[in-house]
RNA sequence: CAAUCUUAAGGUGAUGGGGUUCGCCUGAAUUGCCCGCACGCCGGGCUGAUGACUCCUGAUCACAA
Numbered sequence: 001c002a003a004u005c006u007u008a009a010g011g012u013g014a015u016g017g018g019g020u021u022c023g024c025c026u027g028a029a030u031u032g033c034c035c036g037c038a039c040g041c042c043g044g045g046c047u048g049a050u051g052a053c054u055c056c057u058g059a060u061c062a063c064a065a
Stems, first nucleotide, its partner, number of pairs: 009026005016056006032046005
């Protein structure tokens, strides 16, 4: 210096936070999908504040009071 292991804790899952739960990561995990193309860092289109469930907040639309 590098690799591996252990312990404590933490991080992370395409836009915020809380609870539950699942997966992944240990300096990584992670940084959406589809189509076309000249395959490029190009062009076009689609869904969503969730990984999943639920609640709150923010944004948008409709209706009622």